[in-house]
Context: one part of a larger RNA
RNA sequence: GCCGGCGAGUUAAUCUCUGUGGCAAGGUUAAGUAACUUAGUUACGGAGCCGUAGCGAAAGCGAGUCUGAAUAGGGCGAUCAGUCGCGGGGAUUAGACACGAAACCGAGUGAGCUACCCAUGGCCAGGAUGAAACCCAACUAACCUUGGGUGGAGGUCCGAACCCGUGUACGUGGCAAAGUGCUGGGAUGAGCUGUGGGUAGGGGUGAAAUGCCAAACGAACUCGGAGAUAGCUUGUACUCCCCGAAAUGCAUUUAGGUGCAGCCUCAGGUAAUAACUUAUGGAGGUAGAGCACUGGAUGAGCUCGGGGCCGUGAGGUUACCAAACUCAACCAAACUUCGAAUGCCAUAAGUCUAUAUCCUGGGAGUGAGACUGCGGGGGAUAAGCUUCGUAGUCGAGAGGGAAACAGCCCAGACCAUCAGCUAAGGUCCCGAAACGCGGACUAAGUGGGAAAGGAAGUGAUAUUGCUAAAACAGCCAGGAGGUUGGCUUAGAAGCAGCCACCCUUUAAAGAGUGCGUAACAGCUCACUGGUCGAGUGAUGUCGCACCGAUAAUUUAACGGGGCUAAAGUCCGCUACCGAAGCUAUGGUUCGCCUUUCGGCGAAGGUAGGGGAGCGUUGAUAUAGCUGAGAAGCCUUGGCGUAAGCCAAAGUGGAGCAAUAGCAAGUGAGAAUGCCGGC
Repeated sequence: GCCGGCGAGUUAAUCUCUGUGGCAAGGUUAAGUAACUUAGUUACGGAGCCGUAGCGAAAGCGAGUCUGAAUAGGGCGAUCAGUCGCGGGGAUUAGACACGAAACCGAGUGAGCUACCCAUGGCCAGGAUGAAACCCAACUAACCUUGGGUGGAGGUCCGAACCCGUGUACGUGGCAAAGUGCUGGGAUGAGCUGUGGGUAGGGGUGAAAUGCCAAACGAACUCGGAGAUAGCUUGUACUCCCCGAAAUGCAUUUAGGUGCAGCCUCAGGUAAUAACUUAUGGAGGUAGAGCACUGGAUGAGCUCGGGGCCGUGAGGUUACCAAACUCAACCAAACUUCGAAUGCCAUAAGUCUAUAUCCUGGGAGUGAGACUGCGGGGGAUAAGCUUCGUAGUCGAGAGGGAAACAGCCCAGACCAUCAGCUAAGGUCCCGAAACGCGGACUAAGUGGGAAAGGAAGUGAUAUUGCUAAAACAGCCAGGAGGUUGGCUUAGAAGCAGCCACCCUUUAAAGAGUGCGUAACAGCUCACUGGUCGAGUGAUGUCGCACCGAUAAUUUAACGGGGCUAAAGUCCGCUACCGAAGCUAUGGUUCGCCUUUCGGCGAAGGUAGGGGAGCGUUGAUAUAGCUGAGAAGCCUUGGCGUAAGCCAAAGUGGAGCAAUAGCAAGUGAGAAUGCCGGC
């Protein structure tokens, strides 16, 4: 891991509701006793309990009573049948659906491991160093000092046994639940070690690490209290039918729990509700708008005050700041002289459904929500962010579309059909259906990712210049004189800079547009003539394109192929495809209507509520089957909407099942389930 077996809402008491039965203003016995038979049944037993009257704290009164001064008002009553069994739903108390802690307490067992201690024994090759003390010698007045020897100290040195375990490699279902190899530390000491003994869990021991106390010690182990408790996790077993949620509010030592309410279901009941539309009447200050108020903020004027300057002072002055006032143009969730649409409330009518509204009672679950659109707050007008309101979907919803894709678009699956019509979305091929029709745009593969910004892309449109008295572009020619204007400067001659920017000749020509020179020179432009011969400039607006454009395995930013008068984009039109939608035909169940025939409507579904069934084991009653072959197993066939049922062949070799009601150790695929087999 698989297979087989086992494996979880039970039992008792009490309360409550419901179904059913007995009796009924009553109902009912408990313990116990007796008789039969021994398993219990029947009879007796009225003690007790519930009901038949309530109110009051009570005395008490009583269809009333209490409060009260009250014949007032108010509270609770007076109308409504109960009670005892049996079945079922729920609650409470018990282990109370099953399994599961870490822990707590009690009584004991452990120091044969290990920590420390006590008693008594044992062990430490060899080598090195050479303390004290003593002896001798030298020196000295003497001490001191120096030298030589003897000596053999030391938590001394090197290094076996022994003890330990530094680094590393192997080992990691190992040789081993801590080892092996190499390397390493101590090795006369606070040394190592044998035997015997001691200290015990709220404790011991500890050269102290929360270490150790028999291979898991922040409190050992064993048994018991004990089925501790578990607002937590997991699991909880046959079928079909009807309805069908919630993830919210308030509170909570509360936030993953619970109580009440909300929303679901079932039963009973009342009257005419509920929903929608229209009309009418209301309440209210949002969107918007506005600036009288409250504040903010800008310009101008006017003008207190302040600052600067002048003055010894009075005072004067001001290109500074600025209240109030006036004018103009603005801003506001906590501003409003204004002010919608929706929504909400009420009344009336109508429409539709068929009880959806409301009341009472039994049973719940939910109280972690998610995304999308719209209206807001928080955040950064960030988040697949967070928090409210509102609508939808998912949750609990399958089907079609969006390549794939809970929350987007379309649409709500009772069953069957090799029938039809459509929705969203599509119709070149993959791949069902138009390389559809008419008009236009795009050249970027834009389409098929993106901004500020940029650009003689291109189409449409608007306004306005010049132009056959010849425009625009090109080509030919001119582009002069006073003058090198004045100043400045080393120089400044159109062209470093400052000032001015005139006059003349002209068809035209600036005291000069750019390049250039040290300064000149030179080239060029404005401006003009000729040539040519028809359009040419400027400024907006709209459509579609261009640049801006840049990331990590592989094209990879149309699902792919591929697409250019499209198979792209915009406008218009006609067909077709396309779903579990709708229709058609047949069928099932439920509800309502109907005299029948029949008609109409409904049937997605998690938690959850309700209803109807199938099957297993046992007992009772009735009637049965079976060696001419029971149960079981296995194969085939048939029946039923399902759980399931029936028949036959084979196998098997002794019991079995039907009907009716009864009682349950009554249904397994999951619990890191338990036991067994492989």
Large-subunit ribosomal RNA, domain II from a Chloroflexota bacterium, 678 nucleotides, folded computationally. Its Rfam family is "Bacterial large subunit ribosomal RNA".